[in-house]
């Protein structure tokens, strides 16, 4: 570094319109609000083979996310 397994947070399923429909609801678009732990960007603590490099859990929110599912930084175990 890669693979597998387990754990893994935050924030509206709010409003409007449309479609489907088992008439309970579901989905899509738009609007406003919100979150940061895929990614990205910025500052720079810090680190190193040290005057040159590497750089975050900090900051931003472009992307992503705000029912469930899924994703998920990071942590543990096993294997290569």
């Nucleotide at each position: 570094c890669g693979c597998g397994c387990g754990g893994g947070a935050g924030a509206g399923u709010c409003c409007u319109u449309g479609u489907c429909c088992u008439c309970g609801g579901a989905c899509a678009a738009g609007g406003c609000g919100c979150c940061g732990a895929a990614g990205g960007a910025g500052c720079a603590a810090c680190c190193g083979c040290c005057c040159c490099g590497g750089a975050a859990u900090c900051u931003c929110u472009c992307a992503g996310g705000c029912c469930c599912c899924g994703g998920g930084a990071c942590c543990g175990c096993g294997c290569g």